[in-house]
RNA sequence: AAUUCGCCCUUAGAGGUUGAUCCUGGCUCAGGACGAACGCUGGUGGCGUGCUUAACACAUGCAAGUCGAGCGAUGAAGUUUCCUUCGGGAAACGGAUUAGCGGCGGACGGGUGAGUAACACGUGGGUAACCUGCCUCAUAGAGGGGAAUAGCCUUCCGAAAGGAAGAUUAAUACCGCAUAAGAUUGUAAUGCCGCAUGGCACAGCAAUUAAAGGAGCAAUCCGCUAUGAGAUGGACCCGCGUCGCAUUAGCUAGUUGGUGAGGUAACGGCUCACCAAGGCGACGAUGCGUAGCCGACCUGAGAGGGUGAUCGGCCACAUUGGGACUGAGACACGGCCCAGACUCCUACGGGAGGCAGCAGUGGGGAAUAUUGCACAAUGGGGGAAACCCUGAUGCAGCAACGCCGCGUGAGUGAUGACGGUCUUCGGAUUGUAAAGCUCUGUCUUUAGGGACGAUAGUGACGGUACCGGGAAAGGAAGCCACGGCUAACCACGUGCCAGCAGCCGCGGUAACACGUGGGUGGCGAGCGUUAUUCGGAUUCACUGGGCGUAAAGGGUCCGCAGGGGGCCCGCCGCGCCCGCCGUGAAAGCCCAUGGCUCAACCAUGGGACUGCGGCGGGUACGGGCGGGCUGGAGUGCGCGAUGGGCAGACGGAAUUCCGGGUGUAGCGGUGGAAUGCGUGGAUAUCCGGAGGAACACCGAUGGCGAAGGCGGUCUGCUGGCGCGCGACUGACCCUCAUGGACGAGAGCGUGGGUAGCGAACAGAAGUAGAUACCCUGGUAGUCCACGCCGUAAACGUUGUGUGCCAGGCGUGCCCCGGUCGGCCCGGGGCGCGUCCAAGCCAACGCGGUAAGCACACCGCCUGGGGAGUACGGCCGCAAGGCUAAAACUCAAAGGAAUAGACGGGGGCCCGCACAAGCGGUGGAGCAUGUUGCUUAAUUCGAGGCAACGCGAAGAACCUUACCCAGGUUUGACAUCGGAGGCACCGGCCCGAAACGGCCGUUCCGGCAACGGACCUCCAGACAGAUGAUGCAUGGCGGUCGUCAGCUCGUGCCGUGAGGUGUUCGGUUAAGUCCGGCAACGAGCGCAACCCACGCCGCCAGUUGCCACCGGGUGAUGCCGGGGACUCUGGCGGGACCGCCCGUGUCAAGCGGGAGGAAGGCGUGGACGACGUCAAGUCCGUAUGGCUCCUACGCCUGGGGCCGCAAACGUGCUACAAUGGGAGGUACAGAGGGCAGCUAUCCGGUGACGGAAUGCUAAUCUCCAAAACCUUUCUCAGUUCGGAUUGGAGUGUGCAACUCGACUCCAUGAAGGUGGAUUCGCUAGUAAUCGCGCAUCAGCCAUGGCGCGGUGAAUAAGAUCCCGGGCCUUGCACACACCGCCCGUCA
Repeated sequence: AAUUCGCCCUUAGAGGUUGAUCCUGGCUCAGGACGAACGCUGGUGGCGUGCUUAACACAUGCAAGUCGAGCGAUGAAGUUUCCUUCGGGAAACGGAUUAGCGGCGGACGGGUGAGUAACACGUGGGUAACCUGCCUCAUAGAGGGGAAUAGCCUUCCGAAAGGAAGAUUAAUACCGCAUAAGAUUGUAAUGCCGCAUGGCACAGCAAUUAAAGGAGCAAUCCGCUAUGAGAUGGACCCGCGUCGCAUUAGCUAGUUGGUGAGGUAACGGCUCACCAAGGCGACGAUGCGUAGCCGACCUGAGAGGGUGAUCGGCCACAUUGGGACUGAGACACGGCCCAGACUCCUACGGGAGGCAGCAGUGGGGAAUAUUGCACAAUGGGGGAAACCCUGAUGCAGCAACGCCGCGUGAGUGAUGACGGUCUUCGGAUUGUAAAGCUCUGUCUUUAGGGACGAUAGUGACGGUACCGGGAAAGGAAGCCACGGCUAACCACGUGCCAGCAGCCGCGGUAACACGUGGGUGGCGAGCGUUAUUCGGAUUCACUGGGCGUAAAGGGUCCGCAGGGGGCCCGCCGCGCCCGCCGUGAAAGCCCAUGGCUCAACCAUGGGACUGCGGCGGGUACGGGCGGGCUGGAGUGCGCGAUGGGCAGACGGAAUUCCGGGUGUAGCGGUGGAAUGCGUGGAUAUCCGGAGGAACACCGAUGGCGAAGGCGGUCUGCUGGCGCGCGACUGACCCUCAUGGACGAGAGCGUGGGUAGCGAACAGAAGUAGAUACCCUGGUAGUCCACGCCGUAAACGUUGUGUGCCAGGCGUGCCCCGGUCGGCCCGGGGCGCGUCCAAGCCAACGCGGUAAGCACACCGCCUGGGGAGUACGGCCGCAAGGCUAAAACUCAAAGGAAUAGACGGGGGCCCGCACAAGCGGUGGAGCAUGUUGCUUAAUUCGAGGCAACGCGAAGAACCUUACCCAGGUUUGACAUCGGAGGCACCGGCCCGAAACGGCCGUUCCGGCAACGGACCUCCAGACAGAUGAUGCAUGGCGGUCGUCAGCUCGUGCCGUGAGGUGUUCGGUUAAGUCCGGCAACGAGCGCAACCCACGCCGCCAGUUGCCACCGGGUGAUGCCGGGGACUCUGGCGGGACCGCCCGUGUCAAGCGGGAGGAAGGCGUGGACGACGUCAAGUCCGUAUGGCUCCUACGCCUGGGGCCGCAAACGUGCUACAAUGGGAGGUACAGAGGGCAGCUAUCCGGUGACGGAAUGCUAAUCUCCAAAACCUUUCUCAGUUCGGAUUGGAGUGUGCAACUCGACUCCAUGAAGGUGGAUUCGCUAGUAAUCGCGCAUCAGCCAUGGCGCGGUGAAUAAGAUCCCGGGCCUUGCACACACCGCCCGUCA
């Protein structure tokens, strides 16, 4: 210190269902681990680890021998002696060597995990039911004999392996005999002991039973025999623990037990004979599948989950299966026999073999090493010992396979170098990074020394570790990631391609998500990926979940087993609690200390090992036993309500049918019809009859029942319930798997019945179709009896029981009190409802009838789809029911609530939205725009409303962006540098022009140098683009919509999205105002402020005006003058529901009236909230990035934008008499005018031309038409209509061919009021008439924008169509109904 206690601390989450929110719920990620493998990369050392697959097959070598001090035999070296031909030989001694006999060991060590779900393993016990070689202790012994047999020798068989016969031989080999302390057996008794069988001890008698030698001179030592004890090792038995499937529910014949016998070391049905009929199982037998078990290992806060490599314990196995032998020990990995498969040898007769020992080979596989060294150490076998053997072991080799350590340098170094990348072009960043300078020497390297491990000898490792010397920064960095989760961003390339991806998801031309580069982040000799596992996952919930609507209450009740259980007392001590003892191996884990330089690793000690067993103690609680109690439960007595159930009888109304009467043409049916019925008399109506089914009113928000369910009346039988009383029993109770019973409707079987209704079916209708909805018929069925079925939105989507926790109101039944009284009031109980406090809930909601607070028991859930399906089983006559998966697939599927949008939902209300009117469109011709087609080009854009007389308020050239052709390259245009010259203007040549060439002339400031404008040449920076992207943008306008809405602050409510305010009652054109209100205020909108018009006043009075005065004329404000009027244009006034009446909430306001030029916004403009449409515009302009750069730029000529089978939009002109023609004659407003408008006059039929005048404009001028008057035409394709075409002209313009306008003459087309449809307009409006202006040389203008003249009709409603506002409701929509989504087919 671990340990114990208290406190503190610890146990982390994230992404993704939605427009958003809360919840449920699954999926995914961040962490750890690994005997790993794969990809890229790889300096070094230490310590570990390394066939997870084919218990597949194996070449070769090695892995178990040893003892001569057990025995016979063999007999080397050597020594001695003798002989010798000097080569040697013989003998003795000697004893190396060893095949054999014999002993011990080959049952250990080493390998593997096939089998095994089992007393195999773990743990704790038992053996009074057992064995144990070698070892230790003790006691007693070993006397004397015998017969063989290997070997050796001879012969023989066989290819071999091997074998046979004969002869001879030894022992610690084998066999009798003797001895018997002891052992064993028999005989029984006695004593002691035990949980039972039983055990121990002891005297006597009887029977059986031993032995081996070797070495040494010897002492002695090693052995031998018997017995007892010990130790060690083993055997057997038992309690408890030990995977999945019940879609495995029954299993069992030696099976269960007994008696006897056999067998074993020993118990036992282990084996056998006989007898009995048992044994096991829902507390899961049997079967099937899977698996060696444990210490431990990984993970986890823990509980738990997963695993069982290395190390350690046990088991099992050794080519497959079986068997025994030997032995202390085996049913025996490197023993035997048999059988099978396989391999090898063979002379074909027959033999040999077993790597799951160590290496190694083939094979399998994603994948796993050397045919190494040594017995030096540790350990094992044999031996007296020396010693021998030992692929156990100790080491080395290979592999980043794992863990741990170290290094790849350190300091300094800013002009922040070069290079790279980015850039807003300034710079930023890589980056003190590098270079350079100064150092150091770990590792590597070189050479020298050199261990511990060995305590006397002996060291494979190993010349290793380590130590000191030297050299030189020299040899040593990668991998992954950078959209969010998740730490780290830019550029380019690509363009839904190529690709990425763990989930969500990225990529369709600006991709931080793909690829590359730069940069950055992370880890580092590694880094990523994949597989597996635990975690996160409180997502199987013991700790620690749920079931009204998210998945989940069984359809209901009864009830066995099981689970749970009231009050008091006593006893027991099973659970429970405490102490002690034993055990819980070692290793591992934790703590402390120590050893390798540290660490990994290792050592020592301690802790822990939460368990099991034993002994002792406690008795509150649970349990057991006994006794008592009455509150739970039940019984009894009295009263009561009731569509509870079953059976029988009876009743009336109605429908239908039958008979008869009256009666006549229809009835019936529907949205409207038809089928159908009816003159053969229906329907209607009256009388009579038949038959079946159902029971109006009462009737309820009511009653009864367990549920399903139950309704005319009466009777009988019968169930449950309530209230009152408090006599009886004495916990008799609650729940309930399996089981049993009941169980709507439909359906099934047999028989009956059938009025109405009515699947199927037929017809009628409707429809695109209509196997439907509607109609006319109509069979099963509906009804009864008996028997099946067994389901349901069988729902309160809420299991049953008990207790507890505020109230209010209503109602049914009973009782008590008041009372004459059930009239009513108050109280109690049991039901049925409703609103709510607390509490609960994700919310909705529930709330004494809980979904609150608790207890008991049962059922059920674990993402969506597949699927309540398949297979199996059970049930059923069938239909079908019950039980109930998986593959595969998705990133969700869901619940509640919020705010929108939407609805062939509701309410209220607006708008020329409809209706009521007037005039048009759609038909014709033409104009114009568009589509389409065509084309060298017909440039481009706009596309429902909200594109289409739109960009175009002016396309012959120009414009012009398109096409063809010719030309040009610092450019048509801007800025800068250098050189030269002048610019500019005029002329000539080529040419279609541009372009090109030539000639003439020559500017300003300054005295000059020079400078400036301009031109030419040169060079490069750059210019230029109507090229693409309006889905990268600004700006602008369009639209909903002049609609009345859209929001904010603070407060309040809600977990939250959000709500409130803004809703509500009135009112308004209006979120306009008033009232009320958990809101109070405020902002953007509305309105007002602005402009124009309408009335009046004041001021002013020319170019306008002219009443009065004067002058003048043929006439005219023409002139003097005037400041009245009109008018002009500036400033004011005026209108506010102010006044009156009525109404309304004493309001806001509304209706009417007076006055007034004008009345309830006086009329018309300007003005357009938050936002929507990725709506429109890159071709108005601006602008990001992209693209083009002798062209996608620029110049020029010509062409095209005007092309024409067809279609559409917008218009003009018409079709005529309310008209056309001719003539006459009035009256505007607003604008324009000097490159202009032009009076007047002349010419021309005319467009126009000529002359001339006024006017830079209240001065001059452009300048009216319809109307009105007169006349003509008379209903006709015309005196309507004017297209088209021919001819002739006019003016504009460089130029009217493509391709303009206008004029005149001639021509005179279609067109007879326009189908479905569709548009505008509510008053000075529609309609109709002309006038002006912009653009513009001219004009395709019938367009656009304005102006005035004449001048109506109809509506005051809310049914419908369209659009819109507010409230409310539903929702599976959110790209928001042009939504979503289902089925079939491809």
Predicted 3D model of a 1386-nucleotide RNA (small-subunit ribosomal RNA) from an uncultured bacterium. Model confidence (mean pLDDT): 88 of 100.